[in-house]
RNA sequence: CCGUUCGUGGAGAAUCUGGCCACGCGCCAGUGCCGAAGGAGCAACCGCCCCGGUAAACUCUCAGGCACCCGGACCGGACGG
Numbered sequence: 001c002c003g004u005u006c007g008u009g010g011a012g013a014a015u016c017u018g019g020c021c022a023c024g025c026g027c028c029a030g031u032g033c034c035g036a037a038g039g040a041g042c043a044a045c046c047g048c049c050c051c052g053g054u055a056a057a058c059u060c061u062c063a064g065g066c067a068c069c070c071g072g073a074c075c076g077g078a079c080g081g
Stems, first nucleotide, its partner, number of pairs: 001081007009074001014031001016030005032066003038062001039060003045053003
């Protein structure tokens, strides 16, 4: 450094409106919103300088998400390479 796994760690934003319903915290549509799965974009810098390479927790929200659960970048521990 990479992979696997564990965690008493881990944020944000409508359990909004209408309909369906087996009345569930479910499903469909609409509008409003969030950024920390994933994805995409750019600076400095570098190059063979037309052009290209290249970053994020920044930006965009395609995706994902907006009660709980799950998920969750990142953090910590363990194991393996």